[in-house]
Context: one part of a larger RNA
């Protein structure tokens, strides 16, 4: 001086505690781990690995395994020869490939060449999703948005170092004060950004519609008050007022206001741990392979199932299922897409076709909620896994291994052991809606979005982290 203690004191956090849902026990979906395998391609492995990577594995991706082929290569650059590229028409073949005729001679020009493509060969060399994340960069998690790391002068101290940073209060905060051998910087807080809450001025077009006409319809005249939506702009600063405190910082209560004490979410991640993670983004060092560990191709695999284990998904039901009417969001997409209206089909879908490069057209119907019939406590009018039939769609292609429709089949499950885990308000729970990746889609997945819309917080004794001060140490 750290470290550490089954010492101490101080505070703090959905750490407990209260209240609420929820895994853990069915059943399928991923995803892992085993096991299997010709191959089931590799990484990720307490928290901080397991709906990671992967924002989408039939082919292709594909790294993996069989088979068939290839070696200056599929790609770069340099050298040399030959033909201008290019295009048709058979034939072997799973394909790659390989092999035959045939058509064609373009640009430029100093008539030697030249661009540009293409096939030949000989080498320099390409290539490697081989290895080593413990050789590295460069990203990224994690403690941890915790309030912490330092430093330059000065002083102490033989030095290691200490002060500064400690102390009295406070504060989300090393954030502010007050004090003091310590005066001052810096990197972290905070603020500055962005969405969102509120008013004002401007703008009214594709959006609006209060008066005054008009229509089936804010449909058209017509307005610009209202909602919108963009621009600008103002507002919160602990400003004021009363207690309080040390006449400070602050903390408690009020008014005022759309908002009050960091309004609310987010973005931002000190110094350093973790030999943490990545050589399969990238880029490199060094090993290693060069007729293969390299490069094409067909079919497989990456989806295999006795189990194990994560993360979500539906249910088990009357606060329900079902049948019929009715209402009411936001935010996003859309020319290789979005596709109204229309006709065929119970439906999935299909013919045809309008309008929009969108506040204009559309995708688009929200749905829980509300109202009405039926169902009466059962494995059911509850669940909807399975499992064959009948069809739709994307696609060269749907056996392995796609999605989606209908009739039919109707499985475990009657709220779950020990245990556990998430969030304090427009939150939890509960509903639906879109987008990305994408031909299609195995999405229940991940990013967004609005609709309903709760409970509780006595307290910090005690679990778990974690901060600052002490106190011990036989530890560095």
């Nucleotide at each position: 001086u750290g470290a550490c203690a089954a010492g101490g004191g101080c505070c703090c956090a959905c750490a407990c505690a209260a209240g609420c849902a929820a895994u853990g026990g069915a059943g399928a979906a991923u995803g892992u781990g085993g096991c299997u395998c010709a191959a089931u391609u590799c990484g990720a492995u307490g928290c901080a690995a397991a709906g990671c990577a992967a924002a989408g594995a039939a082919c292709c991706u594909u790294g993996c395994c069989a088979g068939g082929g290839u070696u200056u290569g599929a790609c770069a650059u340099g050298c040399u020869g030959u033909g201008a590229a290019u295009c048709c028409u058979g034939c072997c073949c799973a394909a790659a490939g390989a092999g035959a005729g045939g058509a064609g001679u373009g640009c430029c020009u100093u008539c030697g060449a030249g661009a540009a493509c293409a096939c030949g060969a000989a080498c320099a060399u390409a290539g490697g999703u081989g290895g080593u994340g413990c050789a590295u960069g460069g990203c990224u998690g994690u403690c941890g948005u915790c309030a912490g790391c330092u430093c330059a002068u000065g002083c102490c101290g033989u030095a290691a170092g200490g002060u500064g940073u400690u102390g009295g209060g406070u504060u989300a905060a090393g954030u502010c004060u007050c004090g003091c051998a310590a005066u001052g910087a810096g990197c972290g807080c905070a603020a500055c950004c962005c969405u969102u809450g509120u008013g004002u001025u401007u703008a009214g077009u594709u959006g609006u519609c209060a008066u005054c006409a008009u229509u089936g319809a804010g449909u058209u005249u017509g307005g610009a008050a209202c909602c919108c939506u963009g621009a600008a702009u103002a507002g919160a600063c602990u400003g004021u007022c009363g207690g309080u405190g040390a006449u400070a910082a602050g903390c408690c209560a009020g008014a005022g206001g759309a908002a009050g004490g960091u309004g609310a979410g987010g973005a931002u991640g000190a110094u350093g741990u973790u030999a943490a993670g990545u050589a399969a983004u990238c880029a490199u060092g060094c090993c290693c392979c060069u007729u293969a560990u390299g490069c094409c191709c067909u079919g497989g695999g990456c989806g295999g199932c006795a189990c194990a284990c994560a993360u979500g998904c539906u249910a088990c039901a009357a606060u329900g299922a079902c049948c019929g009417g009715a209402a009411c969001a936001a935010a996003g997409g859309g020319u290789c897409g979005u596709g109204a209206c229309c006709c065929c089909g119970c439906g999935a879908g299909g013919g045809a076709a309008a309008g929009a490069u969108a506040a204009c057209c559309u995708c688009a119907a929200a749905a829980a909620c509300c109202c009405u019939a039926c169902c009466u406590a059962a494995g059911u009018u509850c669940a909807g896994a399975u499992u064959g039939c009948a069809g739709g769609c994307u696609g060269c292609a749907a056996c392995u291994u796609g999605c989606c429709u209908g009739a039919a089949u109707g499985a475990a499950g009657c709220c779950a052991g020990a245990a556990u885990c998430a969030a304090u308000a427009g939150u939890a729970a509960u509903c639906g809606u879109u987008g990305g990746u994408c031909a299609u889609c195995c999405a229940u997945a991940c990013g967004g979005c609005g609709g309903u819309g709760a409970a509780u917080c006595c307290a910090u004794u005690c679990c778990c982290g974690g901060g600052c001060c002490u106190u011990g140490u036989a530890c560095a």